[in-house]
Context: one part of a larger RNA
RNA sequence: AGCACAUAGUGAAUGCCUUGGCACCAGCAGGCGAUGAAGGACGUGCUAAGCUGCGAUAAGCUUCGGAUAGCGGCAAAGACGCUUUGACCCGGAGAUUUCCGAAUAGGAUAACCUGCAACGGUUCAUACCGUUGCGUACAGCCCUCAAUACAUAGGGGCUGUGACGCCAUACCGGGGGAAGUGAAACAUCUCAGUACCCCGAGGAAAAGAAAGCGAAUGCGAUUCCGUCAGUAGUGGCGAACGAAAGCGGAUCAGCCCAAACCGGAGGCUUUGCCUCCGGGGUUGUAGGAGCCCGACGUGGCAUUGGAUCAAGUUAGGUGAAGCUUCAGGAAAGUUGCGCCAGAGAGGGUGAAAGGCCCGUAACCGAAAACUUCGAUCCAGCCUAGGGAAUUCCUGAGUAAUGCGAUACACGUGAAACUUCGCAUGAAUCGACGCCGACCACGGCGUAAGGCUAAAUACUAGCUGGUGACCGACAGUGAACAAGUACCGCGAGGGAAAGGUGAAAAGCACCGCUGUGAGCGGAGUGAAAUAGUACCUGAAACCAUGUGCUU
Numbered sequence: 001a002g003c004a005c006a007u008a009g010u011g012a013a014u015g016c017c018u019u020g021g022c023a024c025c026a027g028c029a030g031g032c033g034a035u036g037a038a039g040g041a042c043g044u045g046c047u048a049a050g051c052u053g054c055g056a057u058a059a060g061c062u063u064c065g066g067a068u069a070g071c072g073g074c075a076a077a078g079a080c081g082c083u084u085u086g087a088c089c090c091g092g093a094g095a096u097u098u099c100c101g102a103a104u105a106g107g108a109u110a111a112c113c114u115g116c117a118a119c120g121g122u123u124c125a126u127a128c129c130g131u132u133g134c135g136u137a138c139a140g141c142c143c144u145c146a147a148u149a150c151a152u153a154g155g156g157g158c159u160g161u162g163a164c165g166c167c168a169u170a171c172c173g174g175g176g177g178a179a180g181u182g183a184a185a186c187a188u189c190u191c192a193g194u195a196c197c198c199c200g201a202g203g204a205a206a207a208g209a210a211a212g213c214g215a216a217u218g219c220g221a222u223u224c225c226g227u228c229a230g231u232a233g234u235g236g237c238g239a240a241c242g243a244a245a246g247c248g249g250a251u252c253a254g255c256c257c258a259a260a261c262c263g264g265a266g267g268c269u270u271u272g273c274c275u276c277c278g279g280g281g282u283u284g285u286a287g288g289a290g291c292c293c294g295a296c297g298u299g300g301c302a303u304u305g306g307a308u309c310a311a312g313u314u315a316g317g318u319g320a321a322g323c324u325u326c327a328g329g330a331a332a333g334u335u336g337c338g339c340c341a342g343a344g345a346g347g348g349u350g351a352a353a354g355g356c357c358c359g360u361a362a363c364c365g366a367a368a369a370c371u372u373c374g375a376u377c378c379a380g381c382c383u384a385g386g387g388a389a390u391u392c393c394u395g396a397g398u399a400a401u402g403c404g405a406u407a408c409a410c411g412u413g414a415a416a417c418u419u420c421g422c423a424u425g426a427a428u429c430g431a432c433g434c435c436g437a438c439c440a441c442g443g444c445g446u447a448a449g450g451c452u453a454a455a456u457a458c459u460a461g462c463u464g465g466u467g468a469c470c471g472a473c474a475g476u477g478a479a480c481a482a483g484u485a486c487c488g489c490g491a492g493g494g495a496a497a498g499g500u501g502a503a504a505a506g507c508a509c510c511g512c513u514g515u516g517a518g519c520g521g522a523g524u525g526a527a528a529u530a531g532u533a534c535c536u537g538a539a540a541c542c543a544u545g546u547g548c549u550u
Base pairs, nucleotide, nucleotide: 001549002548003547004546005545006544007543009541015535016499017498020470021469022467023466024465025464026463027462028461029459030458031166032165039100040099041098042055043054044053046078050074051073061094062093063092064091065090066089070082071081072080105114106113107112115134116133117132118131119130120129121128135164136163137161138160139159140158141157142156143155144154171202172200173199174198175197176196182189186236212219213218223250224249225248226247227246233241234240254451255450256449257395261279262278263277264276265275266274267273268272284429286394287393288392289391291387292386293385299382300381301380304379305378306377307376308375309374310372311371312370313369314368316364317363318362322337323336326333339354340344346358347357348356400424401423402422403421404420405419410436431446432445433444434443435442486493487492506534509521510520511519512518
């Protein structure tokens, strides 16, 4: 020096564990905000910091219920208190709620500065203190007033409305709108009306009661699912895109205006016209008004309000049945003899418990608040027919056409139908639109106004549940003071870090020492090679000892 073994150390793998995650299911809920939100700053304890709670009434105040013997959060110890006159705790309702923040009196480098008015306190009086009001927008009214004469814009005031901001990176509607890619290059095309940006809304949104479908014995609002069907088609007929009717299901619901006409009120430029209000009326087998006849009852409600009841939510409650032997630190294990079960789900307890504890099955429960797409009742609202005749009405810069686009599965095509821009510009029921150029015949429907549950989409949040999901280099970035520490001017980036023991019983006392670290005794404990650098404690690496080789 090397090799081997052993014993210590270092080190953290591995095993076991789980308070945390992940995914999904069901139900609820789907919003909060000028009565000041979300989110923060600063405070607040007998206590230094942090987290949590709370707000100068500050780990809290009042009240109503529940529950019960202990309690003063995480979080020990001490001090001092509270509590069967019911504390602490749980739930309902209320009070308080600094400052910033839409932030809204003005300003500002958020958590700060400076005002005006009224009232109150204090003062001899100012000063000072307290309370309230003072934003913009929109609507109405009034005042004022430029370029510019009248005026208008603009400015100011009063009254009223109660909008603004946040969020769940979800779902929905609308306005804009790519490229990587594919076409084995690339330009039409594709990706894709996707990503992304903006606006807006709701618990769903959107759509919706045929100017439909499309060819059959026709159907009869919309939406969603399955099929039709990768079909018919579109397509540098390349890549690729890709229906509809029909059928089977989910769910089902239909309504209201404008107009003609009648009545009333008001205004004006008064042979009349306009505006407002009430009645009337709402459809395609055309319907309605006007004229004539007949009926005042039947049926209903998606809207609004109220009452009662029911159900549910927000605390809870009752809840069966076991003792013993053995080894052991400890029994739930073992032994012996029994028991309950509408309960042998699960968790805990010093090892493995149906019967020890919490629970579980089943059943019961609310002073207060809230919910109901529950019921009933009341109010409220809605609700018919027939005939004759053909006078009036039935949504206009609309439909349509030309040009240019757009959206339809459909790329301009034979290209209908939809929507938009520019231009032109009808008819008025003997009418008009459509049935994929166009025409005829034959059919289907009634545009240019509006509303409409359910079936459908999603999940930030709450409750319950499940897992051939993870088990601390995994699973969330985060099982721990985690969006923390730390980094960055900033936008932003972003960790590491779990485990003594059944119980702190967390090593009194003695010794070595720098009276340090650490160690040796003693003691606790089943165990201390479980000693707060703590379960297990592999390997690399290091040390000591022994053996072998050189």